[in-house]
Context: one part of a larger RNA
Formats: sequence, structure tokens, C1' cells
RNA sequence: GGCACACGGGGGAUGCCUAGGCUCCCAGAGGCGAAGAAGGACGCGACAAGCUGCGAUAAACCGCGGGGAUCGGCACAUACGAAAUGAUCCGCGGGUUUCCGAAUGGGGCAACCCGGCAUGCUGAAGGCAUGUCAUACCACUUAAUGUGGUAGGCGAACGCGCUGAACUGAAACAUCUAAGUAGGCGCAGGAGGAGAAAACAAGAGUGAUUCCGCAAGUAGUGGCGAGCGAACGCGGAGAAGCCCAAACCCUUUAUGUUACGGCAUAAGGGGGGUUGUAGGACUGUGAUGUGGUACGAUAACGGGAAGUGGAACCGGAUGGGAAGCCGGGCGGUAAGGGUGAUAGCCCCGUACACGCAAACAAUAUCGACCUAACAGUAUCCUGAGUAGCGCGGGACCGGAGAAAUCCUGCGUGAAUCCGGCGGCACCAUCCGCCAAGGCUAAAUACUCCUGGGAGACCGAUAGUGGACCAGUACCGUGAGGGAAAGGUGAAAAGAACCCCGAACAGGGGAGUGAAAAGAACCUGAAACCGUGUGCUU
Repeated sequence: GGCACACGGGGGAUGCCUAGGCUCCCAGAGGCGAAGAAGGACGCGACAAGCUGCGAUAAACCGCGGGGAUCGGCACAUACGAAAUGAUCCGCGGGUUUCCGAAUGGGGCAACCCGGCAUGCUGAAGGCAUGUCAUACCACUUAAUGUGGUAGGCGAACGCGCUGAACUGAAACAUCUAAGUAGGCGCAGGAGGAGAAAACAAGAGUGAUUCCGCAAGUAGUGGCGAGCGAACGCGGAGAAGCCCAAACCCUUUAUGUUACGGCAUAAGGGGGGUUGUAGGACUGUGAUGUGGUACGAUAACGGGAAGUGGAACCGGAUGGGAAGCCGGGCGGUAAGGGUGAUAGCCCCGUACACGCAAACAAUAUCGACCUAACAGUAUCCUGAGUAGCGCGGGACCGGAGAAAUCCUGCGUGAAUCCGGCGGCACCAUCCGCCAAGGCUAAAUACUCCUGGGAGACCGAUAGUGGACCAGUACCGUGAGGGAAAGGUGAAAAGAACCCCGAACAGGGGAGUGAAAAGAACCUGAAACCGUGUGCUU
């Protein structure tokens, strides 16, 4: 030096555990904000650095309800206190709520600085206190202006609109694709958008929209490449329909005009009216009712916070400890958790029953609102720079094609019910429908958040980046990047006392404990480093 064995050090794998995650389901909620949000800064404790809670009334104040013996958060110590005159705690409501922040009196390097006006301290101030003073738009109003209202900012996804890539695919690449995706901007709601036929269909019919299954990877489209990709119809979910503009009648104000009776025009207001078997106005007949509601109020019922009750067990041996085992019972199916090992009957609970403020739902009543028929048809009305067309683009399954339909930047530009649009160029016949105004629940999408539940999901290099004081430490000028780190024990019983030592280091005894598991603490693998013994060079 090597090998073997034994015993250690070192290290923190493995096993077991779970306080945290992940993915769903059911229900709720779907917003907060100038009455100052989200998020912060700085403070508030007997001692108080951090977290939590709170705001100069500062780990809190008040009321109501619950509850019934401890309590002064994490935080296990000391001191000092509170509580059956009901504390702590839980639920609901209220008050307080510094400064910054949309931040809004002005400024500013956020949490700071400096003002105007009114009132007070008052007589005075280079003083203090309280209140108030931003901007935009809208309404009303004024001689100037003033009063009132609204907005602004934040928020996870979902929605609509405007704008809008590239990598990539086409085995290269340009049309094409990716994709109207990602990204940017605006706006809204608990959903949003769409929506009550100028629709489909085809010789038969359907009857707003949305979503799902099929139709169907079909018809099509396509450097006919890569790819893209409907509809009719059928089956389901859910169902709900309405209001203006106009004609006509009445009226207000202003202007013009007048023969002073009025008339006309403009801008408003009320009634009326709302469709395609055309409808309405208008004229005549006739009814005062019928039916409905998505709006408001009230009422009882329901619903519902904290919460209350809630069955049934003992003994023995083992053991540190019984819930496991043995023995004998009880309740009647006992979710789950805890308790010194595995508990229906020890504890918290569970099923069930009860209690209850508000929201809320549906019902009823009242209010409010909406709603009818017949005949006539001379006249009037029925959405105009619109429809259509030309040029250039875009959307549709449709890439300009034979290319309908929809949108529109430029140009042009109708008809008026004897009217107009569509049915995939165009024309005729036939059929369907009534554009150029508007509203509309449900079925659908999503989950920052609250409650309940589940898992052939993870179990600390996993599962969230984060089980732990983590978006922290740390890195970066910055945008931004971004960790590591869980476990004594049933209970601190957390090792009195003695010894070695410079020692508040460390260790040896003693003691606790079932066990030192001894706080560098469950188990304690390997690498690596030693000590002893044996064999061997």
C1' cells in the first nucleotide's frame, strides 16, 4: 500500500408522514372606486424587530344576535390586568379610518412641499384648527356665471369592435398557409354578441336568434399543391316577443305675414300608428271589455349568518401508552378528524330535527304599462345621397371565377304599392319576403373570488416559483430574472447537580423518557475520511 471484517465520522438518499399544491363537480358571487378603490407608506403593544390585526377612537370603539369560562393574536417567558354586572370568541350592522395612490387647490424626485377663500383660536402673525377649491362632458340657468349630475382608476378569464404580424407548413418559395391567430387599442356585462325574415325552401313546406349532435370531411374551394371547408334538412337544449319614424289630430315657443278671423315656416311636446293573405291614416259601424307583462310597491309563505339538540361500553392480559387481542354488552350502518398503536358507543362531529337578521326566488294583491273587431277605399303615409350601378378592396365554403349574397373608400344615382328586394351571372314564369330606425329573457362562454364535495392526481429534486415570513433573499441601470429552505417527543418531561475545559465552545457522568429521539434533534443509503484486527506485497 491492497483486500476482508468490525466499529465510527461524514452525508442526507430511502421509507413513513402532511400543514401545501393540482384537476374537476355542485352551489354562490360575478365587481370595487371622487361617500376616494386596488395597492402601498408611516404609525398603533408594558417590554415589540418581523408577521397578523388595526388607524391619532390605531392587536382596537359602539349596537344587536349567538355563546357560557376563561382571556390579553403568531408567541409556550416576565410583569400587570380583564371576566357570571357574562369577558375572550363567533355572526350581522355601525363609527373611526393619518399620508400617498385615478389623486382631483397648485407643485413634486409617490407617501413630501407651498397656497386661495370662509369660520374659529383673536386683537395680531412667515402661526394653528375645521371646511372647501382639479379637469372633461351633459342638463338647467345667467348680463358676467352659477347649480346639479356623470365620467376618470383598478380587476383573472370569458364577449364585441378597431388594428394586426412572423416563425411555421407547402419537405425550396412568391399566390396560399400559419390566421383574422399572437400582439396593440377601445368598450361592455354577469355574461356578451346575435335576434323577430326585403329569411329558407322548391311544386311539399318551414316560420326570430343562440348552443349541442348529425348531415360531413360531404357539396365546394385550392400554385386543383399544402391545405381550407359550408348549407339545406333531421334530432335535441331553450323558447317570447315588441317599440319607434311617417300619414292624421291637438298643442307650446319663435319668426314671417295678414283683410286681425287666421295662415305659413322652424324647433319642440302630447295623442295616433307599426305591416306584406299588405298595414295604417281617413270615413262609417261598433266595444269600455278581454288577455298579458320583461316595471314598481306591499304582504304572508319559502330561503337563510353565527348557532342548539343529537343513539350506544365496560372488564382483562400485553405494553411506556389500547382504539389492536381475549371476554361480555349496547346502538343500528356509524362521512371524516382527533385521542400515547387500528375507536359506531372517549372527544369534535355525521344523519336527522330545531333556531335565525338581511339579500334573494316564486306566489298573491295593488299600481303602472301593453293589447280588439267589421265595412269602404277617392286621397295621404310606410325609414334617400338610400337601393342599384361603375372602379378599388374586404367578408362568405367560394383564391375574380359564369359569381349570386353581405360590407364600403371614390364616383354616379332610382322607384313610392299599378311599388320594391330575393330565390348563385342574366331574362321570363312561378314562389318567398318588405331594406335603407330601435329594443329583447332563456338555452351558450368564463372563474380573480366564497362555501361544500370528489380524485386508478403529487407527496418536499414531486406537487404551484412559493407546504417554511416567497415573488422573499439574491442578480440586473432597467424592463426583468428568481432560489434554497418541512419532520425531537405521546407529553418539554428541552437535561437539576458534578467533572474536564479559558469558555455562554464542546464533551464525560448524573437525571428525564418506551427510546436520547438531545434541539446541527424520525428513519439515516451511497460517495468520501478514519480507527482496530486478520491476510497479503
Record summary
The part of an RNA shown here (large-subunit ribosomal RNA, domain I) has 537 nucleotides and comes from Sphingobacterium phlebotomi. It matches the Rfam family "Bacterial large subunit ribosomal RNA". Rfam links the family to the GO terms ribosome and structural constituent of ribosome. Taxonomically the source falls in Sphingobacterium (Bacteria, Pseudomonadati, Bacteroidota, Sphingobacteriia).